[in-house]
RNA sequence: CUAUUCUUUCGGGGUUAUGCGCAAGUCAUGACCGGCGGUAUAGUCCGCAAGCUCGCAAGAGCAAGAUCCGGUGCGAUUCCGGAACCGACCGUACAGUCGGGAUGAAAGGAAGAAUUA
Numbered sequence: 001c002u003a004u005u006c007u008u009u010c011g012g013g014g015u016u017a018u019g020c021g022c023a024a025g026u027c028a029u030g031a032c033c034g035g036c037g038g039u040a041u042a043g044u045c046c047g048c049a050a051g052c053u054c055g056c057a058a059g060a061g062c063a064a065g066a067u068c069c070g071g072u073g074c075g076a077u078u079c080c081g082g083a084a085c086c087g088a089c090c091g092u093a094c095a096g097u098c099g100g101g102a103u104g105a106a107a108g109g110a111a112g113a114a115u116u117a
Base pairs, nucleotide, nucleotide: 003115004114005113006112007111008110009109010108017029018028019027032096033087034086035048036047037046038045043085044084051062052061053060054059067083068082069081070080071079089100090099091098
């Protein structure tokens, strides 16, 4: 230094305003937000996680969103410019942002230990 195993720890952001209304952080207008790994730097590319079902477990199955144009460049749906779009389940006046499952779980990140080469 690499691989394997184990331990500890970390590990998601966002409703301000106006209008209608008995009632809306849920509707309308406008504003606001962007997890993890990969790759030329990504909410929209490729893949993963959070939900549900089955299973002692390992794991298997199901469900679940969205981007184009121009420029630079060897290379960018990632940068720059412009214009768009999207957001699980349960509750409640219809929810990406409120409350709840969740002081949870997890993609994964970091540190440490052991063993082997």